[in-house]
Molecule: SAM riboswitch aptamer (S box leader)
Organism: Streptomyces boncukensis
RNA sequence: AGCUCAUCCAGAGGGGCAGAGGGAACGGCCCGUAGAAGCCCCGGCAACCAUCCCGCGAGCCGCGUUCGUGCCAAGCGAGGCCCCCGUGGGGACGGUGCCAAUUCCGGCCCGGACGAGAUACGUCGCGGGGAAGAUGAGGA
Numbered sequence: 001a002g003c004u005c006a007u008c009c010a011g012a013g014g015g016g017c018a019g020a021g022g023g024a025a026c027g028g029c030c031c032g033u034a035g036a037a038g039c040c041c042c043g044g045c046a047a048c049c050a051u052c053c054c055g056c057g058a059g060c061c062g063c064g065u066u067c068g069u070g071c072c073a074a075g076c077g078a079g080g081c082c083c084c085c086g087u088g089g090g091g092a093c094g095g096u097g098c099c100a101a102u103u104c105c106g107g108c109c110c111g112g113a114c115g116a117g118a119u120a121c122g123u124c125g126c127g128g129g130g131a132a133g134a135u136g137a138g139g140a
Stems, first nucleotide, its partner, number of pairs: 003138006013042005021031003026106003043099003048095002051091007059081003063077003103132001108129004112124004
C1' cells in the first nucleotide's frame, strides 16, 4: 500500500520558533500577517485497544429433579461464581487518536418541502442511503 469490521451531529488550546498558506482532491464556503503549514514544549478531550473496579446474564460451576435401576445429554429448579463468553456502569497509569466549522457542505441514488408547478426544470444549513475520506482494531 491493499483487505475486513466498528465509529464519525458529542468533546477538548495555550506558549515558543517560523513566515504564507490551510480546511484530503474537485466545486462551494470558510480559516489565515490580530500570524497558515511545519517543528518543539506544556495542557486538555475521548474511551478504539490494553488494563483496573462494581454489577448482571440465556455465560461458567457443581447440586437437586423427571412412573425399575445406573450413566450421559437436554430441560426445569434453588444456589454459587465472575475463571471463560456476553453485557451495563465507572476509572484513566499505558498504546494510538484527536483539540474552527456535522467528516465544514456538496457531487451518485431514493424520498420530502417550496416555486403557477406535472413524471420535466430549479431551489433547500430538509431526511435516508451510497461513494470518498479519517481514526481505531484485526487478519494474511